[in-house]
Context: one part of a larger RNA
Molecule: small-subunit ribosomal RNA, central domain
Organism: Tsukubamonas globosa
RNA sequence: CUGGGCGUAAAGGGCAUGUAGGCGGUACAAGAAGGUGAUUUCAAAAGUCUUCGGCGUAACCAAAGAAACGUUAUCACAACCAUUGUACUUGAGUUUUGUAAAGGAAAGUAGAAUUUCUACAGUUGCGAUAAAAUGCUUAGAGUAGAAGGAAUGUCAAUGGCGAAGGCAACUUUCUAGACAUUAACUGACGCUGAGAUGCGAAAGCAUGGGGAGCAAACAGGAUUAGAGACCCUGGUAGUCCAUGCUGUCAACGAUGAGUGUUAUUGUGUUCUCGUCUUUUUAAGAUAUGUAUGAAUUACAAACAGCUAACGCGUAAAACACUCCGCCUGAGAAGUACAAUUGCAAGGUUGAAACUC
Numbered sequence: 001c002u003g004g005g006c007g008u009a010a011a012g013g014g015c016a017u018g019u020a021g022g023c024g025g026u027a028c029a030a031g032a033a034g035g036u037g038a039u040u041u042c043a044a045a046a047g048u049c050u051u052c053g054g055c056g057u058a059a060c061c062a063a064a065g066a067a068a069c070g071u072u073a074u075c076a077c078a079a080c081c082a083u084u085g086u087a088c089u090u091g092a093g094u095u096u097u098g099u100a101a102a103g104g105a106a107a108g109u110a111g112a113a114u115u116u117c118u119a120c121a122g123u124u125g126c127g128a129u130a131a132a133a134u135g136c137u138u139a140g141a142g143u144a145g146a147a148g149g150a151a152u153g154u155c156a157a158u159g160g161c162g163a164a165g166g167c168a169a170c171u172u173u174c175u176a177g178a179c180a181u182u183a184a185c186u187g188a189c190g191c192u193g194a195g196a197u198g199c200g201a202a203a204g205c206a207u208g209g210g211g212a213g214c215a216a217a218c219a220g221g222a223u224u225a226g227a228g229a230c231c232c233u234g235g236u237a238g239u240c241c242a243u244g245c246u247g248u249c250a251a252c253g254a255u256g257a258g259u260g261u262u263a264u265u266g267u268g269u270u271c272u273c274g275u276c277u278u279u280u281u282a283a284g285a286u287a288u289g290u291a292u293g294a295a296u297u298a299c300a301a302a303c304a305g306c307u308a309a310c311g312c313g314u315a316a317a318a319c320a321c322u323c324c325g326c327c328u329g330a331g332a333a334g335u336a337c338a339a340u341u342g343c344a345a346g347g348u349u350g351a352a353a354c355u356c
Stems, first nucleotide, its partner, number of pairs: 003328004007310002012324001014199004021192003025088006034080001035077005042070001048066004053061002091189001092186004097180003103175007110152001115147006125136002160167002204245006213239002218234004256323006264301004271293001275285004305312002329356003338349004
């Protein structure tokens, strides 16, 4: 390399958009590039294989023949693939009317709580812990007012939305997607996707703001043989905002994307249709209903099948196809060197000697 693999043994890229490339629906026709068949040509000798012979045998050697999946040319065929043309509607998309939602961006508003400050009134502890101490004490506890920042209790869920990261007070504006439904339209316009581009938690970085609470570092008090920790009192970066950078994670379903096929049963979610009620532009109830279908998402059991087992099991890890990524004993090592990227910290690509 081939092969075999990638939930947990090595192995799915963090996620998407999309270029090249690869692959690709139905019908008819054309020609014949690929393809298939026939004939033909070349494919040195040696070698290989078969037969026969020569050295006593064998190796070795000689002769004759065969084979050679490749090459050249001509002819034929037309199912398949490709190409061209004409059609089609199932894949894909557009349009109608609706539905649900923490989807995204911006602006504004609200209440609860913490902290601080001010005022009133008032006195000895407050606070902390297993117990203490450090700490605070014209404090604390109480009442009233103000300031400021961050986060949005209940609702809340095995719930919803999003490609992933992620998203939760309320209102408004702008905006993406999904699903159902309506009759039409376009007519394969599709799938995947190297490179590329964009998005991408937390921490971190740059500049400027902000700073209530929390809190790396740091300081002190305890604990302890020691305590650089766990516990306590403080406390700065940071956490927040704006604009850039960084580009990583147990970025996990440890399960790439897409399409089709394959027994069932139960508990739930969302939307629609149906039925019923009311205060009928709407709200609510019912699961009654062999209603019907679709989507989303979760759980439980399970046939076939798969799996080393655990388990998976129409949301597959089953049966198949297409395309991409990745793996190939352990360590050395995600290290060195080099390249590239970054302000830096670092990231990406990524060995070998040697040892077992």